[in-house]
């Protein structure tokens, strides 16, 4: 330089054929009682990396970028 994966909640990851965005941890709240804390229920939280395109409709298609990781070249 060239290719290839990835970026979704506070963290870790789902999300099928393009049609209401999730779980689980973690925080909050209430109950119980075994009290640094378990346990049980319930509630909050999202510019799906950023701009743009395609579409009645995009997290999912495209284009082009920044970030992270891989290979491949190149290194007088």
């Nucleotide at each position: 330089g060239c290719g290839c994966u990835c970026a979704u909640a506070g963290c870790u990851c789902a999300g099928u054929u393009g049609g209401u965005a999730g779980a689980g941890c973690a925080a909050c709240u209430g109950a119980c009682u075994c009290u640094u804390a378990a346990u049980c229920a319930g509630u909050g939280g999202g510019u799906c990396g950023a701009c743009g395109g395609u579409u009645c409709a995009a997290g999912c298609c495209c284009g082009u970028c920044u970030g992270a990781g891989c290979g491949c070249a190149c290194c007088a």
The RNA shown here (transfer RNA) has 76 nucleotides and comes from a bacterium. Rfam family: tRNA. By type it is a transfer RNA. The sequence was found in a public genome assembly.